Transfer RNA from Candidatus Micrarchaeota archaeon RBG_16_49_10, 75 nucleotides, folded computationally. Its mean pLDDT, the model's own confidence on a scale to 100, is 81. Lineage of the source: Archaea > Nanobdellati > Microcaldota. RNAcentral holds the sequence, with entries from ENA. It matches the Rfam family "tRNA". Its family is annotated with triplet codon-amino acid adaptor activity in the Gene Ontology. The family's RNA type in Rfam is transfer RNA.
[in-house]
RNA sequence: GCCCCAGUAGCUCAGACUGGCUAGAGCACCCGCCUCGUAAGCGGAAGGUCACGAGUUCAAAUCUCGUCUGGGGCU
Numbered sequence: 001g002c003c004c005c006a007g008u009a010g011c012u013c014a015g016a017c018u019g020g021c022u023a024g025a026g027c028a029c030c031c032g033c034c035u036c037g038u039a040a041g042c043g044g045a046a047g048g049u050c051a052c053g054a055g056u057u058c059a060a061a062u063c064u065c066g067u068c069u070g071g072g073g074c075u
Stems, first nucleotide, its partner, number of pairs: 001074007010027004020058001030044004051067005
């Protein structure tokens, strides 16, 4: 220098292929129930610039281009 993959909640990830469902799950944190109390269990709430910028479109996490970061490969 070139190619490929990944970046979504505090953490681990799904969703992208085929644009439209209000952006979701588990764990953690917080509140409540339960218990003599704690843990476990059950219920609830909160938490998001979908890495960043631009473009296409009625509409973009999703398609296109560029940039950044991490990983892998080739020379």